[in-house]
């Protein structure tokens, strides 16, 4: 990089260096930034994929794998700490219509496998 599954309404920010951008990408918004953007560095901290531990469940001679859980946990592996994945675009469904919500695809992110 690519393919498969899973999640995406909640959660968590201080210094330091630095200095003009950033919100993935395109288009249009709309917002964040000199009361300091993006990037490194430090410490904290959310979460609980991965992970540990306990239950069931399936299984076994009895284990173990395997599957679940509104259940503990958090030492290690990632990721995260404006805003719904900031909104968008394609399909439908409410509605006289628009606007709005809602379903569902698309793109995307993260994770955890696979070649």
């Nucleotide at each position: 990089c690519a393919c498969u599954u899973a999640u995406c309404a909640a959660g968590a920010a201080a210094g330091g260096c630095a200095g003009a951008g950033g919100g993935a990408u395109a288009u249009g918004g709309c917002c964040c930034g000199a009361u300091g953007a993006a990037g490194c560095c430090u410490u904290g901290g959310c979460a609980a994929c991965c992970c540990u531990u306990a239950c069931a469940g399936c299984g076994u001679c009895g284990c173990a794998a395997c599957u679940g859980u509104a259940a503990a946990g958090a030492a290690g592996g990632u990721g995260c700490c404006a805003a719904c994945u900031c909104c968008u675009c394609c399909c439908g469904a409410u509605u006289a219509a628009a606007a709005a919500u809602c379903g569902g695809g698309a793109a995307g992110a993260u994770a955890a496998g696979u070649c």

Predicted 3D model of a 115-nucleotide RNA (SAM riboswitch aptamer (S box leader)) from uncultured Parafilimonas sp. Lineage of the source: Bacteria > Pseudomonadati > Chitinophagales > Chitinophagaceae > Parafilimonas. Rfam family: SAM riboswitch aptamer (S box leader). Its family is annotated with regulation of gene expression in the Gene Ontology. About the family: The SAM riboswitch is found upstream of a number of genes which code for proteins involved in methionine or cysteine biosynthesis in Gram-positive bacteria. The model forms 94% of the base pairs in the Rfam consensus. Model confidence (mean pLDDT): 80 of 100.